Predicted 3D model of a 72-nucleotide RNA (transfer RNA) from a Nanobdellota archaeon. Lineage of the source: Archaea > Nanobdellati > Nanobdellota. Rfam family: tRNA. Rfam classes the family as a transfer RNA.
């Protein structure tokens, strides 16, 4: 350089164009216990960045930029 995949709470991850973006784990606050640990229930917190299609984009489409494979 060139071609393919990828980016969603602190982390790991679902979500093939319309319902409040869903879990799990961390973290905080409560119950429960004699104490811890395990458990339940609450609550915090997210879609790389610009532009396009679309009434309607985390999803398609361009470009851009990280990051992983491969080719030279």
């Nucleotide at each position: 350089g060139c071609g393919c995949c990828g980016g969603u709470g602190g982390u790991u991850u679902a979500g093939u164009g319309g319902u409040u973006a869903g879990a799990a784990u961390u973290c905080a606050g409560c119950c429960u216990u004699g104490c811890c640990a395990a458990g339940g229930c609450u609550g915090u917190g997210a879609c790389c960045c610009g532009g396009g299609u679309u009434c309607g984009a985390a999803u398609c489409c361009c470009g851009g930029u990280c990051g992983g494979c491969g080719c030279a």
The coordinates come from a structure-prediction model, not an experiment, and the mean pLDDT is 80.